c-di-GMP-I riboswitch aptamer, 88 nucleotides, folded computationally. The sequence was found by an Rfam model in a public genome assembly.

RNA sequence: AUAUAGAAUUGGCAAACCUGUUGAAAAAUAGGGACGCAAAGCUCUGGUGUCUAAAUGGAAUAACCCAAAUGACAGACCGGCUGCAUCA
Repeated sequence: AUAUAGAAUUGGCAAACCUGUUGAAAAAUAGGGACGCAAAGCUCUGGUGUCUAAAUGGAAUAACCCAAAUGACAGACCGGCUGCAUCA
């Protein structure tokens, strides 16, 4: 210096749910709240996947319906980049 699994200290993040705001929705965001997390930090303009269905097209024409990502998800997986502390 790198890898591995475990333990300790000081800190960190924050699922479900509730409330406000934004949005067509998925969802995001702020506050509350903790199920969990050693990368639950960043990257969806690396790949695969998942969710929604606005524009648009089809059908119908009253609504509903089908397709549709340019909208989202990194707490979906793999990859990439970065990173804190002590012992073994």

Source information: Of the family's consensus pairs, 95% are formed in the model. Its mean pLDDT, the model's own confidence on a scale to 100, is 82. Its Rfam family is "c-di-GMP-I riboswitch aptamer". Rfam describes the family as follows. GEMM was predicted in a large-scale screen for bacterial structured RNA regulatory elements.